[in-house]
RNA sequence: GGGCGUAUAGCUCAGUUGGUUAGAGUACGUCGUUCACACCGACGGGGUCCACGGUUCGAGUCCGUGUACGCCCA
Repeated sequence: GGGCGUAUAGCUCAGUUGGUUAGAGUACGUCGUUCACACCGACGGGGUCCACGGUUCGAGUCCGUGUACGCCCA
């Protein structure tokens, strides 16, 4: 330098042919339980979906550029 892949909650990830509110597990907080802790149960907080731009009535999802990381080729 060229090609491919990934980027969504603190962490690991899902998200169908673009459509009604963005989710799961785990972690965290509160309550219950316990002498207490853990386990367990209930409830709750936490996201401008990597950045910018475009297409569209509508974008996490499609297109372009860039950034970061990973793999391959030279």
Predicted 3D model of a 74-nucleotide RNA (transfer RNA) from an Ilumatobacteraceae bacterium. RNAcentral records the identical sequence in 2 taxa. RNAcentral holds the sequence, with entries from ENA and MGnify. It matches the Rfam family "tRNA". Rfam classes the family as a transfer RNA.